[in-house]
This is a predicted structure of a 371-nucleotide RNA (Bacterial RNase P class A) from an Abditibacteriales bacterium. Of the family's consensus pairs, 96% are formed in the model. Its mean pLDDT, the model's own confidence on a scale to 100, is 77. Taxonomically the source falls in Abditibacteriales (Bacteria, Pseudomonadati, Abditibacteriota, Abditibacteriia).
């Protein structure tokens, strides 16, 4: 100097002219102020707020979550700090291990069920294609000192080695054997029990067991914990309009409290046909609020002080043009042309996830050059 990875920040600026939405003032002519985002998105979690008896009890169903400890918060499945375990990679090693980095929805696969493509002989209580052996049995050939020996074939034995695969029914070594095999042994792994350490996840040690127990739970499922429902089109006020009819249920308690039972409430309710209206206001944006500064804390975050008021609808506004500058690209002599991401509020907050041209900062790392 260039590149990569991770985290974070910004994500065009200024001026002019003409408009649009909301609010204040107005002499009704105007005038002053405000007017998209980091994700306003997906609507995946958690809340505030409102209504549904008072939000009640139980059961069932459904949904969500899942290593441990401490903390933050209104709350969380979120965030912070520390730890445990697993997988992959790297380094060191006295081969027993030790150290580091990245990643992990990280309860349970001896409760049960399902699934495991292709390849392969065989994929779950499996299997023999190549291969190894020739113990045992039958048989053939040869030798023979008639004890037997050598060679071959078939039945047979094996699961070492090869091969397939993401995965082949423990691994390495020694012994053993006809060849082999946890067949025996040592270490490692695995399972059970016990002890010790730790708040805990878990770890260490000892004894026993030759191994019985593959993977998959963001498959059904099991275990543990949590959850009442609906959502601002919530909900309320005012104005306006109106015409009822038929059938059914109901004080032996309907409707309602999302299913059922209990309990509560207490007179209406449901379906179909017909008729009317479809306006205004509140909720509505002052809030777990923004900015600055000081302090506490490793941090998430919290507290004090100062200061500011910053869209709010009609599902409808938040724009257009011009000039200058910035950044990038193309042609190129001054200069000219083009582009400038993702996207866009609707009750409001905290998260998560997804989209995002380009620029900048920090940390780590790679390559090249120079000293």
């Nucleotide at each position: 100097a260039g590149g990569g990875u991770a985290a974070g920040u910004c994500g065009g600026a200024u001026g002019g002219u003409c408009g649009c939405c909301c609010c204040g003032c107005u002499a009704c002519g105007g005038u002053g102020g405000g007017g998209a985002g980091g994700a306003a998105a997906g609507u995946c979690c958690g809340g505030a707020c409102u209504c549904c008896a008072c939000a009640g009890g139980g059961c069932a169903a459904g949904g969500g979550c899942g290593c441990c400890c401490c903390g933050a918060u209104a709350a969380c499945g979120u965030c912070g700090g520390g730890g445990g375990c697993g997988u992959u990679c790297c380094g060191c090693u006295g081969c027993g291990g030790c150290g580091g980095a990245a990643c992990g929805a990280c309860g349970g696969a001896c409760a049960g069920u399902g699934c495991c493509a292709c390849a392969g002989a065989g994929a779950a209580c499996a299997g023999a294609c190549c291969g190894c052996c020739g113990a045992c049995g039958u048989u053939c050939c040869g030798a023979g000192u008639c004890a037997u020996c050598g060679g071959g074939a078939c039945g047979g034995g094996c699961a070492a080695g090869g091969g397939u695969g993401a995965a082949a029914c423990g691994g390495u070594g020694c012994g053993g054997u006809a060849a082999g095999a946890g067949c025996g042994c040592a270490c490692c792994g695995c399972g059970g029990c016990g002890c010790u350490g730790g708040u805990g996840a878990c770890a260490g040690c000892g004894c026993c067991g030759g191994c019985a127990c593959g993977g998959u739970a963001a498959a059904c499922c099991c275990c543990g914990c949590c959850c009442g429902g609906a959502g601002c089109a919530a909900g309320g006020u005012c104005a306006g309009a109106u015409a009822g009819a038929a059938g059914g249920c109901g004080u032996u308690g309907a409707c309602g409290c999302g299913g059922c039972c209990c309990g509560c409430c207490g007179a209406g309710c449901c379906u179909u046909c017909g008729g009317g209206u479809a306006g205004a206001c509140c909720g509505c944006u002052u809030g777990a609020g923004g900015u600055g500064u000081c302090g506490a804390g490793c941090a998430a975050u919290c507290g004090g002080c100062a200061u500011c008021c910053c869209a709010g609808a009609g599902a409808g506004a938040u724009g257009a043009c011009c000039a200058u500058c910035g950044u990038c690209c193309c042609g190129u002599u001054u200069c000219g042309g083009g582009a400038u991401a993702c996207a866009g509020a609707a009750u409001c907050c905290g998260g998560c996830u997804u989209a995002u041209a380009g620029a900048c900062u920090u940390a780590c790392u790679c390559u090249u050059c120079u000293g």